RNAcentral holds the sequence, with entries from ENA and MGnify. A computed fold for a 74-nucleotide RNA from Candidatus Hecatellales archaeon ex4484_218, annotated as transfer RNA. Rfam family: tRNA. Its family is annotated with triplet codon-amino acid adaptor activity in the Gene Ontology. It is annotated as a transfer RNA. The coordinates come from a structure-prediction model, not an experiment, and the mean pLDDT is 80.
[in-house]
RNA sequence: GCCCGGGUAGCUCAGCGUGGGAGAGCGCCCGGCUGAAGACCGGGUUGUCGCAGGUUCAAGUCCUGCCCCGGGCA
Numbered sequence: 001g002c003c004c005g006g007g008u009a010g011c012u013c014a015g016c017g018u019g020g021g022a023g024a025g026c027g028c029c030c031g032g033c034u035g036a037a038g039a040c041c042g043g044g045u046u047g048u049c050g051c052a053g054g055u056u057c058a059a060g061u062c063c064u065g066c067c068c069c070g071g072g073c074a
Base pairs, nucleotide, nucleotide: 001073002072003071004070005069006068007067010026011025012024013023020057027045028044029043030042031041032040050066051065052064053063054062
C1' cells in the first nucleotide's frame, strides 16, 4: 500500500437481504419476598448507532472519504 471482518446502552451483542418503532441479555436503581442476604417476582434506568459529508420525504441500514481494533497478502 491492497483485501476481508468489526465499531450500536456501563458490558456482551442482535438489528445492516427488504431504508420508516433503536432493541435483548447481563448490570445498576426502587419495591415485594426474607430475621438478613441470595434466588425469584414487579417496576424503572441509560444511546453523538466510530467521525464527517452525500442520496432520500425519511439513514444504524445505501454511497464517498477518514479514524480505531483484529486478520490476511505484498